Predicted 3D model of a 71-nucleotide RNA (transfer RNA) from uncultured Ruminococcus sp. The sequence was found in a public genome assembly. Its Rfam family is "tRNA". By type it is a transfer RNA. From the family's description: Transfer RNA (tRNA) molecules are approximately 80 nucleotides in length. Rfam links the family to the GO term triplet codon-amino acid adaptor activity. Its mean pLDDT, the model's own confidence on a scale to 100, is 81.
RNA sequence: UUCCGUAUCGUUCAAUGGUAGGAUCACUCCCUGCUAAGGAGAAGAUGGCGGUUCAAUUCCGCCUGCGGAUU
Numbered sequence: 001u002u003c004c005g006u007a008u009c010g011u012u013c014a015a016u017g018g019u020a021g022g023a024u025c026a027c028u029c030c031c032u033g034c035u036a037a038g039g040a041g042a043a044g045a046u047g048g049c050g051g052u053u054c055a056a057u058u059c060c061g062c063c064u065g066c067g068g069a070u071u
Base pairs, nucleotide, nucleotide: 002069003068004067005066006065007064010024011023012022013021018054027041028040029039030038047063048062049061050060051059
């Protein structure tokens, strides 16, 4: 320089066009003499800007970050 891949709760992983879900951490409650373990509850996310579509996490373009290949 060129090309390829990737970006989702604090972390990790789903969702192949139709109201984004699970695990875990943290929080509240129960349980316990106290912790740990266990049970219940609530909260929490689609990198940015555009395009296509009735409808976009999903398809397309650009930018940014990360990883890789080539020179």